[in-house]
RNA sequence: CCUGGCUCAGAACGAACGCUGGCGGCAGGCCUAACACAUGCAAGUCGAGCGAAGACUUCGGUCUUAGCGGCGGACGGGUGAGUAACGCGUGGGAACGUGCCCUUCUCUACGGAAUAGUCCCGGGAAACUGGGUUUAAUACCGUAUACGCCCUUCGGGGGAAAGAAUUUCGGAGAAGGAUCGGCCCGCGUUGGAUUAGGUAGUUGGUGGGAUAAAAGCCUACCAAGCCGACGAUCCAUAGCUGGUUUGAGAGGAUGAUCAGCCACACUGGGACUGAGACACGGCCCAGACUCCUACGGGAGGCAGCAGUGGGGAAUCUUAGACAAUGGGGGAAACCCUGAUCUAGCCAUGCCGCGUGAGUGACGAAGGCCCUAGGGUCGUAAAGCUCUUUCGCCAGGGAAGAUAAUGACUGUACCUGGUAAAGAAACCCCGGCUAACUCCGUGCCAGCAGCCGCGGUAAUACGGAGGGUCCGAGCGUUAAUCGGAAUUACUGGGCGUAAAGCGCGCGUAGGCGGACUAUUAAGUCAGAGGUGAAAUCCCGGGGCUCAACCCCGGAACUGCCUUUGAUACUGGUAGUCUUGAGUUCGAGAGAGGUAAGUGGAAUUCCGAGUGUAGAGGUGAAAUUCGUAGAUAUUCGGAGGAACACCAGUGGCGAAGGCGGCUUACUGGCUCGAUACUGACGCUGAGGUGCGAAAGUGUGGGGAGCAAACAGGAUUAGAUACCCUGGUAGUCCACACCGUAAACGAUGAAUGCCAGUCGUCGGGUAGCAUGCUAUUCGGUGACACACCUAACGGAUUAAGCAUUCCGCCUGGGGAGUACGGUCGCAAGAUUAAAACUCAAAGGAAUUGACGGGGGCCCGCACAAGCGGUGGAGCAUGUGGUUUAAUUCGACGCAACGCGCAGAACCUUACCAACCCUUGACAUCUGGAUCGCGGUUCCCCGAGAGGGGUUCCUUCAGUUCGGCUGGAUCCAAGACAGGUGCUGCAUGACUGUCGUCAGCUCGUGUCGUGAGAUGUUGGGUUAAGUCCCGCAACGAGCGCAACCCUCGCCCUUAGUUGCCAGCAGUUCGGCUGGGCACUCUAGGGGAACUGCCGGUGAUAAGCCGGAGGAAGGUGGGGAUGACGUCAAGUCCUCAUGGCCCUUACGGGAUGGGCUACACACGUGCUACAAUGGCGGUGACAAUGGGUUAAUCCCCAAAAACCGUCUCAGUUCGGAUUGUCGCCUGCAACUCGGCGGCAUGAAGUUGGAAUCGCUAGUAAUCGCGUAACAGCAUGACGCGGUGAAUACGUUCCCGGGCCUUGUACACACCGCCCGUCACACCAUGGGAGUUGGGUCUACCCGAAGACGGUGCGCCGACCUCGCAAGAGGGGGCAGCCGGCCACGGUAAUCAGCGACUG
Repeated sequence: CCUGGCUCAGAACGAACGCUGGCGGCAGGCCUAACACAUGCAAGUCGAGCGAAGACUUCGGUCUUAGCGGCGGACGGGUGAGUAACGCGUGGGAACGUGCCCUUCUCUACGGAAUAGUCCCGGGAAACUGGGUUUAAUACCGUAUACGCCCUUCGGGGGAAAGAAUUUCGGAGAAGGAUCGGCCCGCGUUGGAUUAGGUAGUUGGUGGGAUAAAAGCCUACCAAGCCGACGAUCCAUAGCUGGUUUGAGAGGAUGAUCAGCCACACUGGGACUGAGACACGGCCCAGACUCCUACGGGAGGCAGCAGUGGGGAAUCUUAGACAAUGGGGGAAACCCUGAUCUAGCCAUGCCGCGUGAGUGACGAAGGCCCUAGGGUCGUAAAGCUCUUUCGCCAGGGAAGAUAAUGACUGUACCUGGUAAAGAAACCCCGGCUAACUCCGUGCCAGCAGCCGCGGUAAUACGGAGGGUCCGAGCGUUAAUCGGAAUUACUGGGCGUAAAGCGCGCGUAGGCGGACUAUUAAGUCAGAGGUGAAAUCCCGGGGCUCAACCCCGGAACUGCCUUUGAUACUGGUAGUCUUGAGUUCGAGAGAGGUAAGUGGAAUUCCGAGUGUAGAGGUGAAAUUCGUAGAUAUUCGGAGGAACACCAGUGGCGAAGGCGGCUUACUGGCUCGAUACUGACGCUGAGGUGCGAAAGUGUGGGGAGCAAACAGGAUUAGAUACCCUGGUAGUCCACACCGUAAACGAUGAAUGCCAGUCGUCGGGUAGCAUGCUAUUCGGUGACACACCUAACGGAUUAAGCAUUCCGCCUGGGGAGUACGGUCGCAAGAUUAAAACUCAAAGGAAUUGACGGGGGCCCGCACAAGCGGUGGAGCAUGUGGUUUAAUUCGACGCAACGCGCAGAACCUUACCAACCCUUGACAUCUGGAUCGCGGUUCCCCGAGAGGGGUUCCUUCAGUUCGGCUGGAUCCAAGACAGGUGCUGCAUGACUGUCGUCAGCUCGUGUCGUGAGAUGUUGGGUUAAGUCCCGCAACGAGCGCAACCCUCGCCCUUAGUUGCCAGCAGUUCGGCUGGGCACUCUAGGGGAACUGCCGGUGAUAAGCCGGAGGAAGGUGGGGAUGACGUCAAGUCCUCAUGGCCCUUACGGGAUGGGCUACACACGUGCUACAAUGGCGGUGACAAUGGGUUAAUCCCCAAAAACCGUCUCAGUUCGGAUUGUCGCCUGCAACUCGGCGGCAUGAAGUUGGAAUCGCUAGUAAUCGCGUAACAGCAUGACGCGGUGAAUACGUUCCCGGGCCUUGUACACACCGCCCGUCACACCAUGGGAGUUGGGUCUACCCGAAGACGGUGCGCCGACCUCGCAAGAGGGGGCAGCCGGCCACGGUAAUCAGCGACUG
């Protein structure tokens, strides 16, 4: 940079919760248990249909009602359980019905028999009910008639009525209308294929039946169909729509309120009545539940309005009225109406208003902060001047009502009064995201939407002050859309980020060359119908505005019908040749299959020669070999593989294919002519091929070689290495079906600059082996273009088209379950719970690498001398202690802070003392000093008490005015070597005196960044040269600085003495300044000159000259940065802590301890030495000033002696005697004399320093200091060895490469195990649910049959009684069928387990 997920800011809500709460308007209010319901109400009405009973009566009649009868209880109201369906939406259709309503026509005649009620007698607890007598109708029945009507075999047959009344009112038949409803069809309407086949009345036909009506709707027979990959069936979920919400839109989500449709009414089934129901407030049956009961039997259904319980995070009053709008009945008055209109409750939402307005300080008090100055809350308050919306009080008072009637309601509204009076909260303030400080806390308490915050200075927790946002609300939570182009139709991708099937063939499907005609399905245009109203939008209007309401318009992107257009797509017909294919002639090839055959090599066998080893490895061993190996020669056997040729060469679709020959066979390329005439491309399912390993059966088996065995390696080594060795590798047949099956790149077609190779073929030209050109394959580089970049680039990852496959954060997981395949191994298809805020790609800069290249350094090597062993010194650790003060800890702590602990120092410990203090400033008071000194007492001392002597403050404006000093008192404060070096300044160490670190402009890159700074040379060096998209510059390097080395010059005391003079012989004196020297100034060295080399450069090598030569030696000088390196105990300082102590003072002790371990040193172990003697030459530095004097003796050198010993080496330790310093050497100093004479005979592993005046060796000086050095810092004397070289160790520099690291390899990170917890698969079993299927049972009901029992009207007979007929009822039977039962399927739990 990209990919990609997570998260937020917006809108919206039937919401809930937390805090808070003034008013009004308009809306909304069980989303959960279609859970159960107490109580009241929600559907009645008609006396102008009927009889009867009762009451009243003015005697006229009036009123009430149980019952019969009519109409209405199929509307209105509720709910969303079921339903994936013609249920809904939309648009059509024909085979229907339709009470009340409207229009038209016709009629309204004559009769009859019952029955409830009433009355009587019963049964029953009740609900209710039985019997008998009697009675009416607009109840019921018959007959007549029939304009229409229905049936018909066309002959005919069938069928009505109701009255009441003063009138409007009714009744019957028929036709038509309107309305409403039933039915059918096209299209649309959730998810799952881990649901692929479903269906027997199933699909169609014929006959019959049923229905208001078409139809397997039902039935008998016949046929075997019908649905399904455009997803049937099954499972899960769900009422659908207008709309609502979000969105730029397309879409997504949703279906509360309002409106349309559907379904349901405790659960399941059923029919009756009726115009309409299979009926919420009707009936029957079954079931569950509840209630009543006299136990015999009954009753009930709030998903109507209120209300109750329950569930739940959660959702209201058991209100008023029919005044309005509707509905039912009625002729009407009127009655009914929990529909409706209102009121009540709730900030649940939307909208509006208020909680005051003006003035008021260089700014009160108080709070907070503070750099102590001030700032801020803040004109905010108070104060002064006003106003009264809302509220409260009082008065008036509508509209809603056309004549009457007002629940709301004395409401809206108007007027007056009242007093700033009654009315502001909530969330947030680290980033996203507007808004900052203090205190508390200290990985605790807590916060958190994501990132994350909190481990002592938290703008992130809690509080406060201040601030921001919004405001009667503000936050949180849940859920929706958006942002999310993170499902991409609009609008994404697949080389490496997730993603191309391993590869062909091919079905369905999708797409498809050129021309003509036709058609008009797609497409386009016009018109008509429809798209309910409401909503949204626009314009008006009404409530004071708004929300809200009303009116009009537009819109409703859709569907249907119809008329046109015909370019394109499609259909039909015809034609064409360029796509595709065929034919003919050539060509290349490890293409395939089968059979045969060849040589080299390995192994084995036989024989010969031959002798002690051979193999093997980093080194070995196991192993083979004197029973003759290895080696070598000859002969033989057997299996497998085919050296060279051989090549980013060839062939094949891919896997793959390699000795040679033959046979069979697939594909490809080129050239040519003719033919077919779009025959093509892709390809879900399907089917075939498909490396290696593996499996089965049978062969084969030389070599190799999983497993296995042995030997090694190793801490171990179930590995790498070695010796063996079985499956397997090979063949035949059959499975498996996977690979980083990769170009990590699907197939096809067209188009878009080139250059250089290579393979196969053709053409042209001639120089006959070249050039040019063309087709097909295979490579490299590179333009446009593409890409996140890397890269791709005519063989695309470019520009386009067609088709297929695949992807949607990481892990869980290519796993579980289920299905399919397989002999198995396993393959294929393929989730979820849970968990994380990332995982990932490409590139960049660093760092790192037991990566590479180049280079450097006492880094190694070559040398010299040490350390590590001994004794001692010193520091540290550890231990000890009352204390052994503290710090420093790899290099870069450890002879370090400490340039020097007996007291002091001193910070530590013990006991003792002081408390404004040992020290500073301020205030008040007192004194005038202070200081020095003598002596005494107490005390360990600090200190306390007393005493002798000396001295008796300064200035002055003369004022206790100013300053100074001391003492006393109180408080502000002092004080702290207490903590934090991880809050800091400052200083320092280190990488490293390594050569690096950067910038400006330009250029390149989307960007981080790159370039410059890389490259070729060169240097000590990013030093210089050359080249170069860079050109310049800065900090570093170098130089400038100091010192040493040479010369000149100036100066000449205290220095010097060449020459001159004197001399006490001392530069002592005169004199001199030449020399030495001193200390000022100059010169000198620059690769300048010569030669070679190099590129004609930079430079390098050699030489000359020169005191010095290539940086002349040494020093000072330390880039950007790193290590939270070191120091709060040098100093300074934030914060915290202590304040009769963590401050101050003093005495004694400690820092000096001592089983031990380490670092740094000194002295040694000896003859290159010890001892004795002699003895010349220094320098630095110091001593107050001084080049004079002193410290000052130098040591090595030379001579003598010692003669290899624990010694004449070595000196520790100890005894003793002294000296010095100091108030004081006990703990605990230094030195000296005498005596003592330890370890130690050159030091294991390991390790340090040094490259020339260096190492080594020898002494000398200085600081601090009373005294104390083996330490530190300096000084000179003597004075070496070695460097071939850069392989290795360490450190560093540059370039490059890999990286999963960036706290940067002391990184990151994997697995096992232990413990705890979470989720999930299996699991003996166990609990629960739903549909279908099979069987059993079979209530009520309708249908069919029967109907010997029973029956009013009508008919016949009969005077009558009665009989018969017609018609019906109960009962019984049958099939259908609900509930229930039995057997087959999904979810929960489940020891144990993955």
This is a predicted structure of a 1394-nucleotide RNA (small-subunit ribosomal RNA) from an uncultured prokaryote. The RNAcentral record of the sequence draws on ENA. It matches the Rfam family "Bacterial small subunit ribosomal RNA". The coordinates come from a structure-prediction model, not an experiment, and the mean pLDDT is 82.